[in-house]
Context: one part of a larger RNA
Molecule: small-subunit ribosomal RNA, 3' major domain
Organism: Aquarana catesbeiana
RNA sequence: UGACGGGGGCCCGCACAAGCGGUGGAGCAUGUGGUUUAAUUCGACGCAACGCGAGGAACCUUACCAGCGUUUGACAUCCUAGAGAGUCGACAGAGAUGUUGAUGUGCUCCUUCGGGAGAAUCUAGUGACAGGUGGUGCAUGGCUGUCGUCAGCUCGUGUCGUGAGAUGUUGGGUUAAGUCCCGCAACGAGCGCAACCCCUUUUGUAUGUUACCAUCAUUAAGUUGGGGACUCAUACGAUACUGCCUGCGAUGAGCAGGAGGAAGGUGGGGAUGACGUCAAGUCAUCAUGCCCCUUAUACGCUGGGCUACACACGUGCUACAAUGGUCGGUACAGAGGGUUGCCAAGCCGCGAGGUGGAGCUAAUCCCAGAAAACCGAUCGUAGUCCGGAUCGCAGUCUGCAACUCGACUGCGUGAAGUCGGAAUCGCUAGUAAUCGCGAAUCAGAAUGUCGCGGUGAAUACGUUCCCGGGCCUUGUACA
Numbered sequence: 001u002g003a004c005g006g007g008g009g010c011c012c013g014c015a016c017a018a019g020c021g022g023u024g025g026a027g028c029a030u031g032u033g034g035u036u037u038a039a040u041u042c043g044a045c046g047c048a049a050c051g052c053g054a055g056g057a058a059c060c061u062u063a064c065c066a067g068c069g070u071u072u073g074a075c076a077u078c079c080u081a082g083a084g085a086g087u088c089g090a091c092a093g094a095g096a097u098g099u100u101g102a103u104g105u106g107c108u109c110c111u112u113c114g115g116g117a118g119a120a121u122c123u124a125g126u127g128a129c130a131g132g133u134g135g136u137g138c139a140u141g142g143c144u145g146u147c148g149u150c151a152g153c154u155c156g157u158g159u160c161g162u163g164a165g166a167u168g169u170u171g172g173g174u175u176a177a178g179u180c181c182c183g184c185a186a187c188g189a190g191c192g193c194a195a196c197c198c199c200u201u202u203u204g205u206a207u208g209u210u211a212c213c214a215u216c217a218u219u220a221a222g223u224u225g226g227g228g229a230c231u232c233a234u235a236c237g238a239u240a241c242u243g244c245c246u247g248c249g250a251u252g253a254g255c256a257g258g259a260g261g262a263a264g265g266u267g268g269g270g271a272u273g274a275c276g277u278c279a280a281g282u283c284a285u286c287a288u289g290c291c292c293c294u295u296a297u298a299c300g301c302u303g304g305g306c307u308a309c310a311c312a313c314g315u316g317c318u319a320c321a322a323u324g325g326u327c328g329g330u331a332c333a334g335a336g337g338g339u340u341g342c343c344a345a346g347c348c349g350c351g352a353g354g355u356g357g358a359g360c361u362a363a364u365c366c367c368a369g370a371a372a373a374c375c376g377a378u379c380g381u382a383g384u385c386c387g388g389a390u391c392g393c394a395g396u397c398u399g400c401a402a403c404u405c406g407a408c409u410g411c412g413u414g415a416a417g418u419c420g421g422a423a424u425c426g427c428u429a430g431u432a433a434u435c436g437c438g439a440a441u442c443a444g445a446a447u448g449u450c451g452c453g454g455u456g457a458a459u460a461c462g463u464u465c466c467c468g469g470g471c472c473u474u475g476u477a478c479a
């Protein structure tokens, strides 16, 4: 100087408390461990691994296993020889591949018109080499997690100390903040904080189509004429700064209350992550040193596996019902996506879907019916008209192909489950809870992920305690 203390003081955080809803019990989905297996590819392991890499394993992916094959190789550059390249088949085979038939004589340059050279491509050969998701994340770059959006981390000069170092950065107030004020052997500065950026909340001006419709006509319908008010969209502006008032305070920084205002003291959200810590994670995104393999640890293919199943754990979904289930009627979103696409009306089917073909490169057309809510009816506390697992049959769709191993539909079946032990998690407001909608990936395949809106709470006395953190101080046989 740090680190640590079941030392002290001050302060903060959904850290506790006060509340609301969960997990832990059930069934299923998904990840992991274990076990099994020819293989169940690999990585990730307290917080900070476990719906994680994977934003989507039937083949492919795919790295794993079995079998069948290749050896200058699927891919790159160079050399030699030959051939247009290419296109369409046939046979054998699980395919890779092998054998074979037909068609095809191109492009640029030179030419003695015979041909020659070149580019691209293919075949054969030779060796240099290719190749490796093989090892090492404890050799590395890059990227990332974490403490933590915590308020800290440092430097120059000066001063103090023999020195390691200290001071500044401590102290008194204050703040979300090393934020600001005052004081002070310090005076300044840098990286962080804040602001500058984006979205949202109010509003002005400009512009009105594909958006809008108050007034005037018109229609089944903003449909058409028309309008430029309103909504909305897109640009450029305005607005909030403790600016004003009162009180408190050192007359300071600021704090409390009030006015005005759409909004008030960082208005709400996002992006933004200091010096560093964990030899944290990643050699399987990529790059890369070294080591290793080179008829194999490389490459191609078929089939299988990653989907196994006495079990254990994590994360979720659906429930156990009446604030509910079922049936009928009837409203109101936002944000997205669409030409290898989204697919309307109509018709067929109980339905998944089929048919059909209009429109749309989209403020125009389509996905698209929002759902909870509301109004009626019914059920009457029951393992039920709750719950939907499981299983049987019949189908639909995608796709060469749904057996291993897809999603969905109809009929039948109708399991566990009556609110969950010890323990444990999230959340402070348009939040929790609850309700649906969309997108990425994607042929198909979400209860996951990322977004969007609808309805919309309770509680916070407080900081004694648990956890994590910041500053000062103290002790130490620790570094």
Base pairs, nucleotide, nucleotide: 001479002478003476004475005474007473008472009471010470011469012468013467015463016462019427020426021425022424023423026318027317028316029315030314031313032312033311034309035308042053043052064304065303066302067301068300069299070298073129077128078127079125080124081123082122083121086103087102088101089100090099091098092097107118108117109116110115131293132292134291135290136289140287141286142282143281144280145278147276152191153190154189155188156187157186158167159166160165171182172181173180197270198269199268200267202238203237204236205235206234207233208232212227213226216225217224241264244258245257246256247255248254320420324379325378326377327376328375329374336367337366338365341360342359346355347354348353386417391412392411393410394409395408396407397406433455434454435453436452437451438450439449